[in-house]
RNA sequence: CACGAAAAAGGCUAAGCCGUCGAAAGGCGGUGGCGCAAAGCCAUGGGUCUAAGGUGGAAACACUAUGAUUGCCAGGCUGCCGAAG
Numbered sequence: 001c002a003c004g005a006a007a008a009a010g011g012c013u014a015a016g017c018c019g020u021c022g023a024a025a026g027g028c029g030g031u032g033g034c035g036c037a038a039a040g041c042c043a044u045g046g047g048u049c050u051a052a053g054g055u056g057g058a059a060a061c062a063c064u065a066u067g068a069u070u071g072c073c074a075g076g077c078u079g080c081c082g083a084a085g
Stems, first nucleotide, its partner, number of pairs: 003082002011036002016031006034071001040077003044074003047069003053064004
């Protein structure tokens, strides 16, 4: 440099359930443990989800991100350990 061991020390914590915040998507805390070598950080590009507000509409409803997601994929920044190569 690259790689990720039937290695060691540690780390994170999906679904579900409870509480709480939110219009919702979803967030946070607890429990839980499916998984993760960046499942550490950043909404920058794409994807996906939501539609309070706005626009259209007689209504039903449709469109719309300034909302959400980094545990969907890229990209950027940072980082523990050290078998084999």